This is a predicted structure of a 73-nucleotide RNA (transfer RNA) from a bacterium. The prediction has a mean pLDDT of 81. Rfam family: tRNA.
[in-house]
RNA sequence: GUCUCCAUCGUCCAGAGGCCUAGGACCCCAGGUUUUCAACCUGGUAACAGGGGUUCGAUUCCCCUUGGAGACG
Numbered sequence: 001g002u003c004u005c006c007a008u009c010g011u012c013c014a015g016a017g018g019c020c021u022a023g024g025a026c027c028c029c030a031g032g033u034u035u036u037c038a039a040c041c042u043g044g045u046a047a048c049a050g051g052g053g054u055u056c057g058a059u060u061c062c063c064c065u066u067g068g069a070g071a072c073g
Base pairs, nucleotide, nucleotide: 001072002071003070004069005068006067007066010026011025012024013023018056028044029043030042031041032040049065050064051063052062053061
């Protein structure tokens, strides 16, 4: 330099045009239980890397940028 893949709650994953005011587990917070802690039960907080395009509608498709990984030279 060229090509391919990836980027979503604090962490790890799902979602692949409308069913999504984005779901699950762990963490965290509150309550219950307990003498206290842990464990357990109930509830809650929290996210689509940035910009543009396509579309009636984009987390999803396309382009560029940024960051990460890999292959070739």